[in-house]
RNA sequence: GCUGGAGUAGCUCAGUCGGUAGAGCAGCCGCCUCGUAAGCGGCAGGUCAGGGGUUCGAGUCCCCUCUCCAGCUCCA
Repeated sequence: GCUGGAGUAGCUCAGUCGGUAGAGCAGCCGCCUCGUAAGCGGCAGGUCAGGGGUUCGAGUCCCCUCUCCAGCUCCA
């Protein structure tokens, strides 16, 4: 340099045909317990990597850029 994959909550990941952004864990509050852990209930947490475009409407489609991973190739 080329090709492919990935980027969504603090972490690990879902998200169907373009139509209200979610789960588990972690955090916080409460219940339970003599107490702790476990368990149960609730709450909070989002620039969907960045920018642009298409559309009534984009995490999802198109273009550019960035980061990471894998493979291939060139030079020294």
The RNA shown here (transfer RNA) has 76 nucleotides and comes from a Nitriliruptoraceae bacterium. Rfam family: tRNA. The sequence was found in a public genome assembly.